This is a predicted structure of a 349-nucleotide part of an RNA (small-subunit ribosomal RNA, central domain) from a metagenome. Model confidence (mean pLDDT): 86 of 100.

Context: one part of a larger RNA
């Protein structure tokens, strides 16, 4: 001396539920696994150490000793660990009250715009950045009035709010999900992670059906340019919607795993709950949850976090170990594919 990390350098697993494992509140009483004392018994000789001799000294070697840090037996403690048994409530949970919200799902129902369709008025352009293809005297653009479609839902809206994330926005209704808060009725450690497993998981794809306004990878064509497979125009099909079923990545980001605990402050907000003041309503002061911004100790290579920690600790799981090769090949699993997951090495700086 027996690793050090994981905002941005390499490195938090997209995100839950959970098996096995690991770890686990307060208290009694028992055992004696761990633990921790004794005491016999072993622990070969050599070598290490330490005295003292022998070769003129040293290397080297003779004699004792001391060590061999271990293991068995056997007696003993009982604070910690573990294991049995009993008890408690504060962790968890469930109960009554409680009420914010694009939480999920299924169903109907509005209105503003677009395009198209027919009909009236009209007339020579329209249209685009300038052009120009495209459209249009078989009457188009404009504007009237009716009628059909399908998508999406101005304003309110908000460093607002709900979900575990992915994500959710017009209204109504049914179905469901999961919290704060306040009572403290009941349960009585039932708890936290969590390898494998399942379950959800954006967009873009993919199979089958439907649907198709408006946008629009492809694709035509017009201009631009030395060129122009681009930017800009004028079309435009796939997809975008909708059902069932797959696919499983992502700058899946707070680039920050999940759970408790501790540890100065200041000012917004969005929810709820005591209390004074009070005429409805509004003010203020406290406490809990959520979210912002600013900062203090700490921490940080700095940047920068800062009670929503990246301080300070505890438990568990994942990952990382120079650059390129490579998130690649090869096996294997999954997938209709498209590719997913798992995951090297030569070789070369």
């Nucleotide at each position: 001396c027996u690793g050090g990390g994981c905002g941005u350098a390499a490195a938090g697993g997209g995100c839950g539920c959970g098996u096995a494992g690991g770890u686990g509140g307060c208290u009694c009483c028992g055992c004696g696994u761990g633990u921790c004392g004794g005491a016999u018994g072993u622990g070969a000789a050599a070598u290490c150490u330490c005295a003292c001799g022998g070769c003129u000294c040293a290397a080297c070697u003779g004699u004792g000793a001391a060590a061999c840090u271990g293991c068995a037996u056997u007696c003993g403690a009982a604070a910690c660990u573990g294991c049995g048994g009993g008890g408690c409530u504060u962790g968890a949970g469930u109960g009554c009250g409680g009420g914010a919200a694009a939480g999920g799902a299924g169903a109907g129902c509005g209105g503003a715009a677009u395009u198209c369709u027919u009909g009236g008025u009209g007339u020579a352009g329209c249209g685009g950045g300038g052009a120009a293809u495209u459209c249009g005297u078989u009457g188009a653009u404009a504007u009237c009035a009716a009628g059909a479609a399908g998508a999406a839902c101005a304003c309110c809206g908000g460093u607002g709010g709900c979900g575990a994330a992915g994500g959710c926005g017009g209204c109504u209704c049914u179905c469901u999900g999961g919290a704060a808060c306040g009572c403290a009725a009941c349960u009585g450690a039932c708890a936290c992670u969590g390898a494998g497993g399942c379950a959800c998981g954006a967009a873009a794809g993919u199979u089958g059906g439907g649907g198709g306004a408006g946008c629009a990878a492809a694709c035509a064509g017009g201009a631009u340019u030395a060129g122009a497979u681009a930017c800009c125009c004028u079309g435009g099909u796939a997809g975008u919607c909708c059902c069932a079923a797959c696919c499983c990545u992502a700058a899946a980001c707070g680039g920050u795993g999940u759970a408790c605990a501790c540890u100065u402050g200041g000012u917004g907000u969005g929810g709820g709950g005591a209390g004074a003041g009070u005429u409805u309503a509004c003010c203020c002061u406290c406490c809990c949850c959520g979210u912002g911004c600013c900062g203090g100790a700490g921490c940080u290579a700095a940047c920068g976090c800062g009670u929503u920690a990246a301080g300070u600790g505890u438990a568990c799981c994942g990952c990382c170990u120079g650059g390129g090769g490579a998130g690649u090949a090869c096996g294997g699993c999954c997938g209709c594919a498209a590719g997913g997951c798992u995951a090297a090495a030569a070789c070369u700086c």
The full RNA is in RNAcentral, with records from SILVA.